[in-house]
């Protein structure tokens, strides 16, 4: 050049196939329990879903090109 799989919150990943409210799990902040801490309970913050264009009422998902990371053939 060719070819697989991957980028989603601080970290680790599912959602993608079959478009319809962006979610779990630590983590972190704030109550609450407890002398106190740890746990454990409960509520909160935190995403322009790797960018840019199409479709579509509606795109993390479907189409096109790019970028970044791992593999694999050469």
């Nucleotide at each position: 050049c060719g070819u697989g799989g991957g980028g989603u919150a601080g970290a680790g990943c599912a959602g993608u196939c079959u478009g319809g409210u962006a979610g779990c799990u630590c983590g972190u902040u704030a109550g609450g329990c407890u002398c106190a801490u740890a746990a454990c309970c409960u509520a909160g913050a935190g995403g322009u879903c790797g960018g840019a264009g199409g479709u579509u009422c509606a795109a993390a998902u479907c189409c096109u090109c790019c970028c970044c990371c791992c593999g694999c053939a050469a």
Predicted 3D model of a 74-nucleotide RNA (transfer RNA) from an uncultured Pseudomonadota bacterium. Its mean pLDDT, the model's own confidence on a scale to 100, is 83. It matches the Rfam family "tRNA". Rfam's curators write: Transfer RNA (tRNA) molecules are approximately 80 nucleotides in length. The sequence was found in a public genome assembly.